The RNA shown here (transfer RNA) has 71 nucleotides and comes from a Candidatus Dojkabacteria bacterium. RNAcentral records the identical sequence in 2 taxa. The organism belongs to Candidatus Dojkabacteria, within Bacteria. The RNAcentral record of the sequence draws on ENA and MGnify. Its Rfam family is "tRNA". The family's RNA type in Rfam is transfer RNA.

RNA sequence: GGGGAUAUAGUUUAACGGUAGAACGUACCCAUGGCAUGGGUAAAGCAGGAGUUCGAUUCUCCUUAUCUCCA
Numbered sequence: 001g002g003g004g005a006u007a008u009a010g011u012u013u014a015a016c017g018g019u020a021g022a023a024c025g026u027a028c029c030c031a032u033g034g035c036a037u038g039g040g041u042a043a044a045g046c047a048g049g050a051g052u053u054c055g056a057u058u059c060u061c062c063u064u065a066u067c068u069c070c071a
Stems, first nucleotide, its partner, number of pairs: 001070007010024004018054001026042006047063005
């Protein structure tokens, strides 16, 4: 320099173009004399930009970061 893959919550990950889910974790509440533990509730996310579309996490292009192959 060229090709390919990946980017979603604090972490690990799902998601046929039509309300973004789960587990662990976090906060609060309840149960206990307290801890552990169990139950309930809540907060928290689509890497950035542009395009296509009635509608984009999803399709297209560019950029960024990581991984990988070739030279």